Transfer RNA from an uncultured Coriobacteriaceae bacterium, 73 nucleotides, folded computationally. Rfam family: tRNA. From the family's description: Transfer RNA (tRNA) molecules are approximately 80 nucleotides in length. Model confidence (mean pLDDT): 82 of 100.
RNA sequence: GCCGACAUAGCUCAUCUGGUAGAGCAGCAGCCUUGUAAUCUGCAGGUGAUCGGUUCGAGUCCGAUUGUCGGCU
Numbered sequence: 001g002c003c004g005a006c007a008u009a010g011c012u013c014a015u016c017u018g019g020u021a022g023a024g025c026a027g028c029a030g031c032c033u034u035g036u037a038a039u040c041u042g043c044a045g046g047u048g049a050u051c052g053g054u055u056c057g058a059g060u061c062c063g064a065u066u067g068u069c070g071g072c073u
Base pairs, nucleotide, nucleotide: 001072002071003070004069005068006067007066010025011024012023013022019056027043028042029041030040049065050064051063052062053061
C1' cells in the first nucleotide's frame, strides 16, 4: 500500500426479512439467615463508534471517517 471482518449496558454477547433494543455476569434494593455467602424477587443502567444519505420508519440498507483485529505484498 491492497483486501476482509468487527464497533450495541461496566464486561461477554444476542437482536434472522427495516417496525417499541434484550440476555448472562457485575451493580443496587428486598426476601431468607444469629451473621455472611448462595438461592429467589424486583430495580437501575444504551444519543447502537462518528457524520451523512435512502425510507412513513434504520442497530439493521448505502457512503465517508475513526478505531481494533486478521490476511496479502